Notes
Large-subunit ribosomal RNA, domain VI from Candidatus Iainarchaeum sp., 261 nucleotides, folded computationally. The sequence was found in a public genome assembly. Its Rfam family is "Archaeal large subunit ribosomal RNA". The family is grouped with related families in Rfam's "LSU clan".
Context: one part of a larger RNA
RNA sequence: UGUGAGAUAACUGAGCGGAAGUUGCGUUUAUUACGAGAGGAACAGCGCGACGUGGCCUCUGGUGUACCAGUUGUCCUAAAGGGCAGUGCUGGGUAGCUACGCCAUAGGAGAUAAGAGCUGAAUGCAUCUAAGCUCGAAGCUCCCCGCAAAAAGAGUUAUCAUAGGGCUCUCCUAAAACAGGAGCUUGAUAGGAGUCUGGUGUAAGCUGUGAGCGCAAGCGAGCAGCUCAGCCUUGACUUACUAAAAGCCCGUAAUUUCAGA
Numbered sequence: 001u002g003u004g005a006g007a008u009a010a011c012u013g014a015g016c017g018g019a020a021g022u023u024g025c026g027u028u029u030a031u032u033a034c035g036a037g038a039g040g041a042a043c044a045g046c047g048c049g050a051c052g053u054g055g056c057c058u059c060u061g062g063u064g065u066a067c068c069a070g071u072u073g074u075c076c077u078a079a080a081g082g083g084c085a086g087u088g089c090u091g092g093g094u095a096g097c098u099a100c101g102c103c104a105u106a107g108g109a110g111a112u113a114a115g116a117g118c119u120g121a122a123u124g125c126a127u128c129u130a131a132g133c134u135c136g137a138a139g140c141u142c143c144c145c146g147c148a149a150a151a152a153g154a155g156u157u158a159u160c161a162u163a164g165g166g167c168u169c170u171c172c173u174a175a176a177a178c179a180g181g182a183g184c185u186u187g188a189u190a191g192g193a194g195u196c197u198g199g200u201g202u203a204a205g206c207u208g209u210g211a212g213c214g215c216a217a218g219c220g221a222g223c224a225g226c227u228c229a230g231c232c233u234u235g236a237c238u239u240a241c242u243a244a245a246a247g248c249c250c251g252u253a254a255u256u257u258c259a260g261a
Stems, first nucleotide, its partner, number of pairs: 006160006015147004021051008034039001052105005060099004067092005072085005107143004115135004164250004169183004189243003192239005198232003205226005212219002
């Protein structure tokens, strides 16, 4: 863009794609069937794995240049608080993303192959085959998963008609652009604030104490208390405090009226 007027929502599934599964061990069956004995199954069921595939982050780990703490050199006059040195180095670590972690990964139906048969002539017998019929595979087609009305035979249903959609605006379960999704005061969409959860690990300051140094006055690393503190929080909840303002565009059939050609 089309789908013989425009929309919103929900579907159908022609037709495509998938390998979504493959396999091992143990055990019951079973001191069984079978067999003189020695030995020794199967059908069917259960449990545990391996590989592959799909998904997830509760747990266990990894990362985590958000964050917290320790610490070296140097600079900002000291302290406090910081800058730089590959995040300076080191110890931890939320969310997210991840695997080394967790979850799932049955079994049937139909038509068949080789093959096994029934009935049965040609050929009075026989014969699975010539007519007809029953079975029979990890294979084929379905049930399963994904896409799918551009399937030109262009589908269906419901609803609407001053319908609907888009831009701008606040955003993220989404994201290369686009698309998708949530929201726009009849509001928790984002930010802020508060509470919680979580990370780090006990802040600054003050008080007490204090190795050691100093003739003395005094200086003083460290330790203890106030303090499970301080700082931070990509998480949860609550709350309109801030911003979602004011607006714009497309479209709104056929029909009727008016005007023009």